[in-house]
Molecule: c-di-GMP-I riboswitch aptamer
Organism: Desulfobulbaceae bacterium
RNA sequence: ACUCGAAAAAGGCAAACCGUCUUAAAGGGCGGGACGCAAAGCCAUCGGCCUAAGUUUUCGCAAUAUUGUGAAAAUACGGUUGCGAGGUUGCCGGG
Numbered sequence: 001a002c003u004c005g006a007a008a009a010a011g012g013c014a015a016a017c018c019g020u021c022u023u024a025a026a027g028g029g030c031g032g033g034a035c036g037c038a039a040a041g042c043c044a045u046c047g048g049c050c051u052a053a054g055u056u057u058u059c060g061c062a063a064u065a066u067u068g069u070g071a072a073a074a075u076a077c078g079g080u081u082g083c084g085a086g087g088u089u090g091c092c093g094g095g
Base pairs, nucleotide, nucleotide: 002095003094004093005092012037013036017032018031019030020029021028022027035082041088042087043086045085046084047083048080049079050078054075055074056073057072058071059070060069061068062067
């Protein structure tokens, strides 16, 4: 330097769930809590997935087309790295 994670040590992170704050929502922060994790450290770049405020379309209703309002569908510029890929840094140990 490359590669691997069988056994071990030191330490690390923390799913569900609960409390609280926050967001239109998805989700996120903090505290508790541990299912798991060798990058479950960091980066939304690509794909997947979640949500649909706004926007667009269609339909209904109200006065008159404009407009307002309700419903449905589509959509990320919102999220997720504990879904996969990629980038980057790194502890211990084996080869």